[in-house]
Context: one part of a larger RNA
C1' cells in the first nucleotide's frame, strides 16, 4: 500500500453506465389506521402514527390497568422486510446453459388444428415382439398458441394437405406386328460363284393393353404464407371525404404505434428537473406494428428490464483515525511460471520503418534492501478476428447423386360360385332407306331358272341406276342370343391364409410357448417375396471456381484490331478504345476473261429545290472494300459484264511462330477441271476474328483382327457430324447454401488497432487584390487564382508485428508543443472614455461544478479572469473500471424456402500473474575511495516555487452632450494552491471512565469476571489528523522579446542600425526554499590523534527515529526506559456501611484511570571486546 472490520465534523448521490457497495428507518409484539386498482379472492403487515425499560403501591377477569418514583438513551445484546409512484416484458408456483447468460428463454393450465374405430394412429426394432394400453374418441398421438377479458379481418394465384375421376401422359408385365442372322431347297451361272429362301434355332420388339403419380378439377389459413402504385380535386392556406388510371390472388380491417419494432432521430408537443440523447403522456410522417409465427388490455406475482421519490448513509466533496491478519525483521520448512548470451544507462539519430546491445553526444564509484509499475513491442496460450487450403466438421434446402421409409401395379403363395361388363371365338338369327328405280339395292361369283296348294308367285327380259334383284355359294357392316375362353367389376362361399376365444397334453405354477380339440370373426383380401413406376434432407456421400491494391459485392475469364510498347520481334495493370461466336453458291460477295473509276468543292444548264441527271474545272485516293479497327488497294484488292465451279483429289521442297499441344505461309509434282486467242490464273473470299483437345456412342466407307471353311456379331482403320465443355488447355454424364456451436493447418505472402511512408482530404500561414466596408482594396473582411508549413481528421500504401503489439470511453497520475483561452508587455483601429476588434511578443502559473447520453463530441443549467487547441501506441487495463464494441442464451423489425444474416435495436454475459529478473523511478543502507578522525561550512550542480480576483483611495477626476467612466500609482481583503504544526475547534482514540441487555461462572445475596462486532450505548487523555491554526508566492538587480527611442552614415537628405548608446514583459539569469564534495576536479575551516592510540563499532536502556539497516537520546561522573510519588487532564459520585417499602439518598467534586508534565536511582543500562592512522621484509641515503 492493499484485505476484512469499527467510528467520523459540515453537506447528503454532488459518486457512477447504474445508489454498485455500504448505511439506515420499520422489525410476524400491542393499539389505532389503511388508497388507487381489482378476476371481489386480493392489493394489505399497504402506507402512516403511537407504545414497549427498571422499582414500588393499589386494583385485577391474572391478560393487565391506574398512580408515584428513576434513568442521557435504551423492543438497550443477538436474530429478525426498506418503503412508495410509474412503465415495458412474462399471467402465476415452477425449469434452464454442473464450470462466465436464471432471463423477456423453456414449461404451464386454457384455446385451437390435424391424425387415430382398436390387430388404432404414433414410436422402437431386420424380425419376432414391445410401448401406446391391460387404455378405446370426455381416449391416444402430433403441430401451434400460451391464465383471464375483448377479439382474431381480406387473399386459395404460388407451395403444401385433402378430395375427385372424364381426358392427356406414364413402368414392369401382357401382346407379338415388322425386320434381321443362319439355310434344307430352288433358280441362275462366266462353274469361281451369285440370288431367292420354308421349317427350326435365334434376334429385333410396332400397334394394343397396363396402376399410382404428374398434368387436370375443386376444397382448405388457429396450413407455409401474402396483405399496392401514380395523378388530380373543396371559396385564405393546408389537407383531401371525392374522382381518374395502372397492376394484383387480395391490396393491412379492429387495435396499437419514434414501440424489446423508428433509419433519418436527441422527430414535434406536454410533464417531471436549475439543466433530462434516459423516463412518462400524446401526435402519426408505421425506413420496416398488426391480429393463435396471435392483436390489444390486464388484478396478482417477479433475485426481471427502465425511470422517479422518501429515508439513509464515507458512493462522493476529501479524506482521517483505529482494530486485524498479511507484508517487513528473525527462526523452521520450502515451490512455480520463466530463462539465446550478458560487463543489461539517457537523449537525438539510424535501422525490417518504435534500440540496454548500431552512430553521436550526455551521464555514470561497486553492491544490496523496501517499494512503484513507464519500458524490456514483459509472462502465459503455434491469434478465436481477417485471409488462404481444390483442409475438416455441424446444420439447411425447390444443389447433385444415392439409400431407408411410404406408396403403385404385375407375378407367386391363391381356391369356388353367381351376376354384370368387355375382348376374342362357335353356331344361329337378324341387320343395311341419297336421287332415280313399283321399293330399305350391303358386296362378289355362279346363274336361267326357283318355289308351288299347280291358282300362281319370284326372277330372267325390259326399265331405272354408279351398281339389279329369283335361286346357290362365299363373305362385309352392325346388332341380339348361345357355346367356349380371357380379363375387369360386384356379390356370395370356405378350404389356403390372418385373428380371437376354447378342450386336453407337455405341466407339478403359468394369463407364456407349442401340439391338439372346438367355436367365432375375417378371407382369397390382407400379409410376405421378386420385378416395377412415383414420392422421399428421413439418412448418407459430396460439390458449391479463379483473378482481385485484404476479402465480399460489382466486373472479368476464349478469339480479333489499335494505343500503352520505349522505330526488329516480344512486353504488364480491375490501363485507354472497339469488335467476333458469322456471312456469301444457280439472279455469287468464289474462279477466270474483258472493261470501267469513286468521293468532294466550284461554275454552267428545262421542270429541278441543299442533294436526282448533263457538261466543264480543281482536288487526289478524301469514295469503296459484307461486318470492328489497323495495315493495304488505281496494274486496282473498288465498280460492271460474259462464261463458269480450283469453295478440287493425292502430295510437298523450304520457311514463320513456338515450352508442349497447336497454328500459319508455301515453290514444285501428278491427276482432273474452269476461264482465256494465248501467256497464264485458279487448292475460296484485300489481310488479320467467326472457335473447342481427349474420351464416348451413332453415321458413311473399308483389301485389317479372321489362318479349319462360310457367315454373323464385335473391334480396328479412313472420313465427316454430335459440346455458350463461354470459368472457352475443356476435373464428373450428373452438384447450391450456412456456421456467432465451430475445428485444424498456415500467413504479418493479406485486412481490422497502433506505428511507418505519403499528405489527396484536413488544419495553419503567406502572395496577388476584383470587391465589401457612406467615401477609402488592405480598421475589419476578401472572390478568382498561386505558394508553403504541420502531421491532430478522413484516406492511400501494405513496410515491422497473426508460435498474440489487449480495442472505445471514464478514473488516477502526469509531461511536452504553441497555432495563447485567462493573466503580463506592445502596434493598429471605422480606439472619445468604458467595452471591444485585429496583429506582434510571451508557455511562468492557471484553465469550475452539474443535467442528458457508454459516449469522445455535443446540447443545456449555474458560475468564472478563463472555462485553450493538440502530441505522448487516438499517453496511461503486468495501475483500476468494463457502460459501449466484439463469443456462446434470448427477443423485435427486416432479409432469406431454409440453415441463418444485419456499422439495425434490445435484456444478460469469467478482465489471468498473493511473489518484478533487467532498465527506469521513489526511498534507504553496506563496501571502497577521498593521506587518521570529529565538528562546522562553502556551493559546482539539481529540483521546487512563480497565482488570480474583488473592494477602497487617487476620483465620480481625465474623457464624454449625457449615460457612463479610466490609465499610472497606493492600500485592504479573499479564492485556489503549497508548507509546517496541534494552542484552540473538531474527528478518531479495540489505553481509560461510566451506563446497560442476554447468558454462563465465582455455592447463594451483594460485588465482580467471560462471551455476544470493542456486545450495545454515552463521553474521552496522548498521539495521528483537517474541516483547525500559523506561514508562503514579496522585493529588487541583470540581460532581453515585440515595441519605443538617442546619435548616425552607407545614400551631403532621411533613417532606431550598419559602428555606438538607451528604455522595455507574469517570460530568461539571479534574489527565495530544498538537496548537495562519489563536484573521482573527491573542496574549505577549526580541533583532536598518529601506538602512552583520536575516533568508531559491537553490547545494553531506549525514542517525538524507524520495514530492516540507518538516525536521535543515554549507558552509574546516569533521569534512557520501567517502577514509585505528586499532578494537568478524562470519567462522573465507587465499594462498604447507615437510612428508605423500593427506587434512591448520605458518607463524597467520590472512586478509577492518567500514552502528557515534574520529581525520585527502587529495577535495568554490568563486566568488557573488536577496528583504527599501520606491520613485516628488501633496497638506497643519512646518523648513531
Nucleotide at each position: 500500500c492493499a484485505u476484512u472490520g469499527g467510528u467520523u465534523a459540515a453537506g447528503g448521490a454532488a459518486c457512477u453506465c447504474g445508489g454498485c457497495a455500504a448505511a439506515a428507518c420499520a422489525g410476524c409484539g400491542g393499539c389505532c389506521g389503511u388508497a388507487a386498482c381489482u378476476u371481489c379472492g386480493g392489493g394489505a403487515u399497504a402506507a402512516g402514527g403511537c407504545c414497549u425499560c427498571c422499582c414500588c403501591a393499589a386494583c385485577u377477569u391474572c391478560g393487565g390497568u391506574u398512580g408515584g418514583g428513576g434513568u442521557c438513551a435504551a423492543c438497550a445484546a443477538a436474530a429478525g422486510a426498506u418503503a412508495u409512484c410509474a412503465c415495458g416484458c412474462g399471467a402465476c408456483u415452477g425449469u434452464u446453459u454442473a464450470c462466465c447468460a436464471a432471463a423477456a428463454a423453456c414449461a404451464c393450465a386454457g384455446c385451437u388444428c390435424c391424425c387415430u374405430g382398436c390387430u388404432a394412429a404414433a414410436u422402437c426394432g431386420u424380425a419376432a415382439g414391445a410401448u401406446g394400453a391391460u387404455g378405446u374418441a370426455u381416449a391416444g398421438g402430433g403441430g401451434g398458441u400460451g391464465a383471464u377479458g375483448c377479439c382474431u379481418g381480406g387473399c386459395c394465384a404460388g407451395u403444401g394437405u385433402c378430395a375427385g375421376a372424364a381426358c392427356g401422359u406414364u413402368a414392369a408385365g401382357g401382346g407379338g406386328a415388322u425386320g434381321g442372322g443362319u439355310u434344307a431347297u430352288u433358280u441362275c451361272u462366266u462353274c469361281g460363284g451369285a440370288a431367292a429362301g420354308a421349317a427350326g434355332c435365334u434376334u429385333u420388339g410396332a400397334a394394343c393393353u397396363g396402376a399410382a403419380g404428374c398434368g387436370c378439377u375443386g376444397a382448405u389459413g388457429a396450413a407455409c404464407g401474402c396483405c399496392g402504385g401514380c395523378g388530380g380535386u373543396a371559396a385564405c392556406u393546408a389537407u383531401a371525404a371525392c374522382c381518374g388510371u395502372c397492376c394484383u390472388a387480395a391490396g393491412g380491417u379492429a387495435g396499437c404505434g419514434a414501440a424489446a419494432u423508428u433509419c433519418c432521430u436527441u422527430g414535434u408537443c406536454g410533464g417531471g428537473u436549475g439543466a433530462g440523447u434516459u423516463c412518462c403522456g400524446a401526435c402519426c410522417c408505421g425506413c420496416a406494428c398488426g391480429a393463435a409465427u396471435g392483436g390489444c388490455a390486464u388484478a396478482a406475482c417477479g433475485g426481471u428490464g427502465u425511470g422517479a421519490u422518501a429515508a439513509c448513509u464515507g458512493u462522493c466533496u476529501u479524506a482521517a483515525c483505529c482494530a486485524u491478519g498479511u507484508a517487513c525483521u528473525c527462526g523452521g520448512c520450502g515451490a512455480a511460471a520463466a530463462u539465446g548470451c550478458a560487463g543489461u544507462u539517457g537523449u537525438c539519430g539510424u535501422g525490417a520503418a518504435g534500440a540496454u546491445g548500431c552512430g553521436a553526444c550526455a551521464u555514470u564509484c561497486c553492491c544490496g534492501c523496501a517499494g512503484c509499475a513507464a519500458g524490456a513491442c514483459g509472462a502465459a496460450a503455434a491469434g478465436a478476428c481477417c485471409c488462404c487450403a481444390u483442409g475438416a466438421a455441424g446444420c439447411u434446402u425447390u444443389a447433385c447423386u444415392a439409400c431407408a421409409g411410404u406408396u403403385u401395379g404385375a407375378u407367386a403363395c391363391u381356391g369356388a360360385u353367381a351376376c354384370a361388363g368387355u375382348g376374342c371365338u362357335u353356331c344361329a338369327u337378324a341387320u343395311g332407306u341419297u336421287c332415280a328405280g313399283c321399293a330399305u339395292a350391303g358386296g362378289u361369283g355362279g346363274g336361267a331358272g326357283c318355289c308351288c296348294u299347280c291358282g300362281g308367285g319370284c326372277a330372267c327380259c325390259a326399265a331405272u341406276g354408279a351398281g339389279a334383284u329369283a335361286c346357290c355359294a362365299c363373305c362385309c357392316u352392325u346388332a341380339u342370343g348361345c357355346u367356349g375362353u380371357a380379363c375387369u367389376g360386384u356379390a356370395u362361399c370356405u378350404a389356403a391364409c390372418c385373428a380371437u376365444u376354447u378342450u386336453g397334453g407337455c405341466u407339478g405354477a403359468a394369463u407364456c410357448g407349442u401340439c391338439u380339440u372346438a367355436a367365432u370373426g375375417g378371407g382369397a383380401c390382407a400379409g410376405u417375396a421378386u420385378c416395377u413406376g412415383a414420392u422421399g434432407g428421413g439418412u448418407a456421400g459430396u460439390u458449391u471456381a479463379a483473378c482481385u491494391g485484404g476479402g465480399g459485392c460489382g466486373g472479368u475469364u476464349g478469339c480479333c484490331u489499335c494505343c500503352u510498347a520505349a522505330a526488329c520481334a516480344g512486353u504488364a495493370a480491375c490501363g485507354g478504345a472497339g469488335g467476333c461466336g458469322u456471312u456469301u453458291a444457280c439472279a455469287a460477295a468464289g474462279g477466270u476473261u474483258g472493261g470501267c473509276u469513286u468521293g468532294g468543292a466550284c461554275c454552267g444548264g428545262a421542270u429541278g429545290g441543299a442533294a436526282a441527271u448533263c457538261g466543264g474545272u480543281c482536288u487526289g485516293g478524301a469514295c469503296g472494300u459484307g461486318c470492328a479497327a489497323a495495315c493495304g488497294c488505281a496494274u486496282a484488292a473498288g465498280c460492271c459484264a460474259g462464261c463458269u465451279u480450283u469453295a478440287c483429289u493425292g502430295c510437298a521442297a523450304g520457311g514463320g511462330c513456338u515450352a508442349u499441344c497447336a497454328c500459319c505461309c508455301g515453290c514444285g509434282c501428278a491427276g482432273u477441271u474452269a476461264c482465256g486467242a494465248a501467256a497464264g490464273u485458279a487448292g475460296a473470299a484485300g489481310u488479320u476474328a467467326g472457335u473447342g483437345a481427349u474420351c464416348c456412342g451413332a453415321c458413311c466407307g473399308u483389301g485389317g483382327g479372321a489362318c479349319a471353311u462360310a457367315g454373323g456379331a464385335c473391334c480396328g482403320c479412313g472420313g465427316a457430324a454430335g459440346c455458350u465443355c463461354a470459368a472457352c488447355a475443356g476435373a464428373u454424364a450428373a452438384a447450391a447454401g450456412u456456421u456467432a456451436c465451430u475445428c485444424u493447418g498456415g500467413g504479418g505472402a493479406u485486412a481490422a488497432c497502433a506505428g511507418g511512408c505519403u499528405g489527396a482530404u484536413c488544419c495553419u500561414g503567406c502572395c496577388u487584390a476584383a470587391g465589401c466596408g457612406u467615401c477609402c482594396a488592405u480598421a475589419g473582411c476578401g472572390a478568382c487564382g498561386g505558394c508553403a508549413g504541420g502531421g491532430u481528421u478522413u484516406g492511400g500504401c501494405a513496410c515491422c508485428u497473426c508460435g498474440a503489439u489487449g480495442u472505445c470511453g471514464g478514473c488516477u497520475c502526469g509531461u511536452c508543443g504553441c497555432a495563447u483561452c485567462c493573466u503580463g508587455g506592445g502596434g493598429g483601429u471605422g480606439a472619445a472614455g468604458a467595452a471591444g476588434c485585429u496583429c506582434c511578443c510571451a508557455a511562468g502559473g492557471g484553465u469550475u461544478a452539474g443535467g442528458c447520453u457508454g459516449u469522445u463530441c455535443g446540447c443545456c443549467u449555474a458560475u468564472u479572469a478563463a472555462a485553450g487547441c493538440g502530441g505522448c501506441a487516438c499517453g496511461c487495463g503486468a495501475g483500476c473500471u468494463g457502460g459501449g464494441u466484439u463469443c456462446a442464451g434470448a427477443a423485435c423489425g427486416u432479409c432469406g424456402u431454409g440453415a441463418g444474416a444485419c456499422a439495425g435495436u434490445u435484456c444478460g454475459g469469467u478482465c489471468u500473474c498473493c511473489u518484478a529478473u533487467c532498465u527506469g523511478c521513489u526511498g534507504u543502507g553496506g563496501g571502497c575511495g577521498u593521506c587518521g578522525a570529529a565538528u562546522a561550512u562553502u556551493g559546482a550542480a539539481u529540483g521546487g516555487g512563480c497565482u488570480c480576483a474583488u473592494c477602497c483611495c487617487u476620483a465620480g477626476u481625465a474623457c464624454g452632450a449625457g449615460a457612463g467612466g479610466a490609465c499610472c500609482g497606493g492600500g485592504a481583503u479573499g479564492g485556489a494552491c503549497g508548507a509546517a504544526c496541534c494552542u484552540c475547534u473538531u474527528g478518531u482514540g479495540u489505553a481509560c471512565c461510566a451506563g446497560u441487555u442476554g447468558u454462563c461462572c465465582u455455592g447463594c445475596c451483594a460485588a465482580g469476571g467471560g462471551c455476544a462486532u470493542a456486545g450495545c450505548u454515552g463521553g474521552g487523555u496522548a498521539g495521528c489528523g483537517a474541516a483547525g491554526u500559523u506561514c508562503g508566492g514579496u522585493u529588487u538587480g541583470g540581460a532581453u522579446a515585440a515595441g519605443c527611442g538617442c546619435u548616425g552614415a552607407a545614400a551631403g537628405c532621411a533613417u532606431c542600425u550598419a559602428a555606438g548608446c538607451g528604455c522595455g514583459a507574469a517570460g530568461c539569469c539571479g534574489u527565495c526554499c530544498a538537496u548537495g564534495a562519489g563536484a573521482u576536479u573527491a573542496a574549505u575551516a577549526u580541533u583532536c590523534a598518529u601506538u602512552u592510540g583520536a575516533g568508531g563499532u559491537a553490547c545494553c536502556u531506549u525514542c517525538g527515529a524507524g520495514a530492516c539497516g540507518a538516525g536521535g537520546a543515554g549507558g552509574u561522573u546516569g533521569a534512557u526506559a520501567g517502577g514509585c510519588a505528586c499532578u494537568a487532564g478524562g470519567u462522573g459520585u465507587a465499594a462498604g456501611c447507615u437510612c428508605u417499602a423500593a427506587c434512591g439518598a448520605g458518607u463524597g467534586u467520590a472512586g478509577c484511570c492518567g500514552a502528557g508534565g515534574u520529581g525520585u536511582a527502587c529495577u535495568a543500562a554490568u563486566u568488557u571486546a573488536c577496528c583504527a592512522a599501520g606491520c613485516g621484509c628488501a633496497c638506497u641515503g643519512u646518523g648513531a
The part of an RNA shown here (large-subunit ribosomal RNA, half B) has 1184 nucleotides and comes from a marine metagenome. The coordinates come from a structure-prediction model, not an experiment, and the mean pLDDT is 81.